This is a predicted complex of two RNAs, RNase P RNA and transfer RNA, with 484 nucleotides together.
It holds a member of the Rfam family "Bacterial RNase P class A". The family's RNA type in Rfam is ribozyme.
[in-house]
RNA sequence: UCGACGGACCGGGUGAUCGCUGCCUAUAUGGGUAACCAUAUGGGGAGAGGAAAGUCCGAACUCCACAGGGCCGGGUGCCAGUUAACGGCUGGGGGCCCAAGCGCAAGCGAAGGGUCACGGAAAGUGCCACAGAAAUGAUACCGCCUUGGGCGCAAGCCUGGGGUAAGGGUGAAAUGGCGGGGUAAGAGCCCACCGCCCGGAACGUAAGGACCGGGGCACGGCAAACCCCACCUGGAGCAAGGCUGGUCGGGGAGAGAGAGGCCCGCUCGUUCGCAUCCCCAAAAAGGCCGCCGGAGCGCCGUCGGUAUCAACACGGCGCCUAGAGAAAUGAUCAUCCCUGUUCGCCCAAGGGUGUUCGCACCCGAAGGCGCGCAGGACAGAAUUCGGCUUACAGGUCCGUCGAAGAA
RNA sequence: GGGCGGCUAGCUCAGUUGGUUAGAGUGCCUGCUCGACAUGCAGGAGGUCACAGGUUCGAUUCCCGUGCCGCCCACCA
Numbered sequence: 001u002c003g004a005c006g007g008a009c010c011g012g013g014u015g016a017u018c019g020c021u022g023c024c025u026a027u028a029u030g031g032g033u034a035a036c037c038a039u040a041u042g043g044g045g046a047g048a049g050g051a052a053a054g055u056c057c058g059a060a061c062u063c064c065a066c067a068g069g070g071c072c073g074g075g076u077g078c079c080a081g082u083u084a085a086c087g088g089c090u091g092g093g094g095g096c097c098c099a100a101g102c103g104c105a106a107g108c109g110a111a112g113g114g115u116c117a118c119g120g121a122a123a124g125u126g127c128c129a130c131a132g133a134a135a136u137g138a139u140a141c142c143g144c145c146u147u148g149g150g151c152g153c154a155a156g157c158c159u160g161g162g163g164u165a166a167g168g169g170u171g172a173a174a175u176g177g178c179g180g181g182g183u184a185a186g187a188g189c190c191c192a193c194c195g196c197c198c199g200g201a202a203c204g205u206a207a208g209g210a211c212c213g214g215g216g217c218a219c220g221g222c223a224a225a226c227c228c229c230a231c232c233u234g235g236a237g238c239a240a241g242g243c244u245g246g247u248c249g250g251g252g253a254g255a256g257a258g259a260g261g262c263c264c265g266c267u268c269g270u271u272c273g274c275a276u277c278c279c280c281a282a283a284a285a286g287g288c289c290g291c292c293g294g295a296g297c298g299c300c301g302u303c304g305g306u307a308u309c310a311a312c313a314c315g316g317c318g319c320c321u322a323g324a325g326a327a328a329u330g331a332u333c334a335u336c337c338c339u340g341u342u343c344g345c346c347c348a349a350g351g352g353u354g355u356u357c358g359c360a361c362c363c364g365a366a367g368g369c370g371c372g373c374a375g376g377a378c379a380g381a382a383u384u385c386g387g388c389u390u391a392c393a394g395g396u397c398c399g400u401c402g403a404a405g406a407a
Numbered sequence: 408g409g410g411c412g413g414c415u416a417g418c419u420c421a422g423u424u425g426g427u428u429a430g431a432g433u434g435c436c437u438g439c440u441c442g443a444c445a446u447g448c449a450g451g452a453g454g455u456c457a458c459a460g461g462u463u464c465g466a467u468u469c470c471c472g473u474g475c476c477g478c479c480c481a482c483c484a
Base pairs, nucleotide, nucleotide: 001403002402003401004400005399006398007397008396009395010394012336013335014334015333016332017331018330020047021046023044024043025042026041027040028039029038030037031036049378053389054388056387057386058385059384060383061237062236063235064234065270066269068268069267070266071265073233074232075231076230077229078092079091080090081089082088093118094116095115096114097113098112101108102107119228120227124226125225126222127221128220141168142167143164144163145162146161147160148159149158150157151156176194177193179191180190181189195217196215197214198213199212200211203208241289242288243287244286249280250279251278252277253276260272261271296319297318298317299316300315301314302313304312337376338375339374340373341372343370344369345368346367350363351362352361353360354359408480409479410478411477412476413475414474417433418432419431420430426464435451436450437449438448439447457473458472460470461469
């Protein structure tokens, strides 16, 4: 210097002119039954994002008589911390993959990197197509060993029984692996090693777990199949809902113990209710509030947090300013910035031609400068926050690794 | 804005304990039937199961993400 990966951040700047939408203010005019609203002009001041998006989670807020119990349903799922809350974030543990290397092999595996929806398959049920002898209380197709009978001069062939999971073959998966011993042939039948299971255990808050001992080894996979266990979970959503103004229709249900009231499952309890409840239609999508300073952002500090770091907590300082409910936040010009490119100039690796061998001329990669031209992404607030996910031209910084060059 | 649902052949739709060839009707093509056409008969082609990732031996089907399409919701008595 270039490239890859990871993390953090920016995502056009400045000025002028003309517009657009709110807010404050002054004046004038108008609309409406009203609540209230609109228009014009002058002055002041403001106006999109890192994702405003998807609406996938979690909350605030509001209403449903209660926010109560149970069932059903839904969600989450190693451990700890954190938070208003979360399926988020941070740290830790474990599994799997890569990997220097070790080992005859099976296999093991440092530093480091990647990845994991990571409770339970010795609670139960279910499924495991095709192929295959056999697919989960395993199994004998070929083969190997042994034995009876028959045929044959013999080699051998046919047939019945028994042993055998070492070899072949099927499959995604075949009941530990590997080396040796052993055997009629074989087999954890026996032994070493590896793996697995069980028990203990330094240490650790915990998940775990160095290490020690025991067991020939029994437990196949799927829970993003039902299910079991633990924890969480009432419903609806700002078109929630409140105030106010106006128009005052139609149909149905309903009681003397009972319609109905927790809104798209059921039910119990409490309680309200001595009368309301449900459906349809119109003025009309009426006006105002809800509605924007907040669990807000940045920097610094803290023998706060932690083994350390971190998320996070606390403190100090600084900063902010859309709130229209069908939707404004833009356009033009100048200039600067970034990227690409035509042309010109500078410089120049190298190449070609000529040569009197001194050199001359021509072409010219990369690089630099200048005029010009083109381009500058994804996208667009709609009650508000915390996350996640997805989209994104270009640029800046940091870290790790690799390549090339220089000192 | 908020809440739901769907996506399978050109079109309209089926597709369940996940199983190896994904079907039906209609349309299209070819042949036969007919003097010719329609009808009818026979045969055939046509599929990114919206896209991408995961679970699984195996995914149209289960889980997650993305895209597109459709539906519903606006006061009071």